[in-house]
Context: one part of a larger RNA
């Protein structure tokens, strides 16, 4: 100087407390361990591995296993020799395929040549998801969006070092103020960036429909209302610019920074959310994204193919979904979103089918057309039961994708109807448009094991006295036999 203390002081955080909903019990999904296996490819292991790499394992992917094959090779560059043949295509045999063997047809660019391109042979070499993340780059997690980490000069100390950065206040903040042998500065904090909340200006089609005109339907030829067209850009909306919030104003408090209250305002003291992650820590993670040193391999640890495996199942754990019902299930009727996607695509009206779906194809390069039905909401019925709860499992019949659904896909109909009556010790999330509940979309993608991930809107709470305690962290101080 640090680190540590079941030392002290001050302070913070869904850390506790106060609340709401879960986990742990059941069934299923998914990941992991274990076990099994010819193989069940590899990596990740407290927080910070375990719905993680994987935003798509039937083949492919695929790295694993079995079997069959290839050896300058699936791919790159170069040299030498040969063939003046590029190359395309067809057939036969063998085979599971890849491949191997044989045959036919058409057919060389350019000005001779050099040269370009092709094939064969030979050689340099290619190749390796083989090892080492404790040889590395790059990227990432984490403490932690915690408020810290340092430097120059000066001063103090023999020196390691100290000071500044400590102290008194204050803040979300090493934020600011005051003081001070310090005076300044840098990386962080904040601000600058994006979305959102208010207004103004401009623009007006594919958006909008207040006023006006026309046409048609219902109605009684009326009033009214609905639909369409014209006209219009008022409103909504879209998207470009600007304004707006700064403790600016008032009161109290205080020397100041600030704090408490108030006004005006769409918004008030960082308005809400995002992006942004200092010096460093964990020899943290990744040689299997790519790059890369070294080592190893070279008729194999490389390459091709068929089939299998990654999905195996006495079991254990993590993360989720669905439930155990009446704030509900079922039936019926019927409103109100946002954000997205669409050309090898999204697909309307119509017709067929109980349905999954099929036939067909208007429109749409999309503010125009389509996906598209939002669902929780409302009415009827059920009357507390293993039920009109719950839906696992199983049988039969079908549909879709795809060369192909046996291992091993999803969906539909009928039948079957298991465990489960709210879950021990324990443990997790959340402070407001949040939790909880409800649906919708997208990426990957032929299809899909998505209940996962990332977004979007609808309905919309309770509680926080407080900091004694548990956990993590910051500053000061103290002890130390630790570095």
């Nucleotide at each position: 100087u640090g680190a540590c203390g079941g030392g002290g002081g001050c302070c913070c955080g869904c850390a506790c407390a106060a609340g709401c909903g879960g986990u742990g019990g059941a069934g299923c999904a998914u990941g992991u361990g274990g076990u099994u296996u010819a193989a069940u490819u590899c990596g990740a292991c407290g927080c910070a591995a375990c719905g993680c790499g994987a935003a798509g394992a039937a083949c492919c992917u695929u790295a694993c296993c079995a079997a069959g094959g290839c050896u300058u090779g699936a791919c790159a560059u170069g040299u030498a020799u040969c063939u003046g043949c590029a190359u395309a295509u067809c057939c036969u045999g063998u085979g599971a395929a890849a491949g191997c063997a044989g045959g036919g047809u058409a057919g060389c660019c350019u000005u001779c040549g050099a040269g370009g391109g092709u094939g064969a042979u030979a050689c340099a070499c290619a190749g390796g998801u083989g090892c080492u993340g404790c040889a590395u780059g790059g990227c990432u997690g984490u403490c932690g969006u915690c408020a810290g980490u340092u430097c120059g000069u000066g001063c103090c100390g023999u020196g390691a070092g100290g000071u500044g950065u400590u102290g008194g206040g204050u803040u979300a903040a090493g934020u600011c103020c005051c003081g001070c042998a310090a005076c300044g500065a840098a990386c962080g904090c904040a601000a600058c960036c994006c979305c959102u909340g208010u207004g103004c200006u401009c623009a007006u089609u594919u958006g909008c429909c207040a006023c006006c005109g026309c046409c048609g339907g219902u109605g009684a030829u009326g009033a009214a209302u609905c639909g369409g067209c014209g006209a219009g850009c008022a409103c909504u909306a879209u998207g470009a610019g600007c304004a707006g919030a700064c403790u600016g104003c008032c009161c109290g408090u205080a020397c100041a920074a600030g704090c408490g209250g108030g006004a005006g305002g769409a918004a008030g003291g960082u308005g809400g959310g995002g992006a942004u992650g200092a010096c460093g820590u964990c020899a943290a993670g990744u040689c299997a994204g790519u790059a890369u040193g070294g080592c190893c391999u070279u008729u194999a640890u490389g390459c091709c193919u068929u089939g299998g495996g990654c999905u195996g199942c006495a079991c254990a754990c993590g993360u989720g979904c669905u439930a155990c019902a009446a704030u509900g299930a079922c039936c019926g009727g019927u409103a109100c979103a946002g954000a997205g996607g669409g050309a090898a695509g999204c697909a309307a009206u119509a017709c067929c089918g109980c349905g999954a779906g099929g036939u067909g194809g208007a429109g749409c390069u999309a503010a125009u057309c389509c996906c598209a039905a939002a669902a929780a909401c409302c009415g009827g019925c059920c009357u507390c039961a293993g039920u009109u709860c719950a839906g696992a499992u199983u049988g039969u019949a079908g549909g879709c994708u795809g060369c192909a659904a046996c291992u091993c896909g999803c969906c539909u109909a009928c039948a079957u109807g298991a465990a489960g009556c709210c879950g021990g010790a324990u443990u997790c999330g959340c402070u407001a448009g949040u939790a909880a509940c409800g649906g919708c979309g997208c990426a990957u993608c032929a299809g899909c094991u998505a209940c996962g991930g990332c977004g979007c809107c609808g309905u919309g709470a309770a509680u926080a006295c407080g900091u004694u305690c548990c956990c993590g962290g910051g500053c000061c101080u103290u002890g130390u036999a630790c570095a």
Annotation
Small-subunit ribosomal RNA, 3' major domain from a metagenome, 483 nucleotides, folded computationally. The coordinates come from a structure-prediction model, not an experiment, and the mean pLDDT is 81.